[in-house]
RNA sequence: CGGUAGCUCAAUGGUAGAGCAGCUCGCUGUUAACGAGUUGGUUGCAGGUUCGAAUCCUGCCC
Numbered sequence: 001c002g003g004u005a006g007c008u009c010a011a012u013g014g015u016a017g018a019g020c021a022g023c024u025c026g027c028u029g030u031u032a033a034c035g036a037g038u039u040g041g042u043u044g045c046a047g048g049u050u051c052g053a054a055u056c057c058u059g060c061c062c
């Protein structure tokens, strides 16, 4: 300094998102490509502050 979806990464203390991947459908001789839709989260763990914590503070793990 970093740890957030299967992967790569976002998110001013105020609904956790994007791309890729996955799934369904369309398209077609078939596959791929393309188009539409959709699923997916103990935000490393345990506490504290706060009306409210991914975000601030403490300890721990990697």
Stems, first nucleotide, its partner, number of pairs: 002062002006020004014051001022038005044060005

The prediction has a mean pLDDT of 82.
Transfer RNA from a marine eukaryotic metagenome, 62 nucleotides, folded computationally.
The RNAcentral record of the sequence draws on MGnify.
Its Rfam family is "tRNA". From the family's description: Transfer RNA (tRNA) molecules are approximately 80 nucleotides in length. Its family is annotated with triplet codon-amino acid adaptor activity in the Gene Ontology.